[in-house]
């Protein structure tokens, strides 16, 4: 890599380096020299792993040292189909992405 389960309308940022991007992708809209990506330290957020109870759980409550993730904007919104519509949109479901666990 590639499958396979789960979630993804909450929630959480400041400093140094560092100099033109960044939000996966296309469109669109945004963010950025009042400093984009990167990377360092510290802070948090949250609770997927995990630990503790609950006889047992795939479930409920609680924790938060450890292993990840994440701290603009619902995954920023759409893309694909479909109902519905006042034609402005609204709504379900899919797709593709993302994280984790689990295989490999």
């Nucleotide at each position: 890599a590639a499958c396979u389960c789960a979630u993804c309308c909450a929630g959480a940022g400041a400093g140094g380096c560092g100099g033109a991007g960044g939000g996966a992708c296309c469109g669109g809209c945004c963010c950025g020299a009042u400093g984009a990506a990167g990377c360092c330290u510290c802070g948090g957020c949250a609770a997927c792993c995990c630990c503790g109870c609950g006889a047992g759980c795939g479930c409920g409550c609680g924790g938060a040292a450890g292993g990840u993730g994440c701290c603009a904007a619902a995954u920023c919104c759409g893309g694909c189909a479909g109902a519905c519509u006042g034609c402005g949109g609204u709504c379900u479901g899919g797709g593709a992405g993302a994280u984790g666990a689990g295989c490999g």
The prediction has a mean pLDDT of 87. This is a predicted structure of a 104-nucleotide RNA (SAM riboswitch aptamer (S box leader)) from an Anaerolineales bacterium. The model forms 97% of the base pairs in the Rfam consensus. The organism belongs to Anaerolineales, within Bacteria. It matches the Rfam family "SAM riboswitch aptamer (S box leader)". Gene Ontology term of the family: regulation of gene expression. Rfam describes the family as follows. The SAM riboswitch is found upstream of a number of genes which code for proteins involved in methionine or cysteine biosynthesis in Gram-positive bacteria.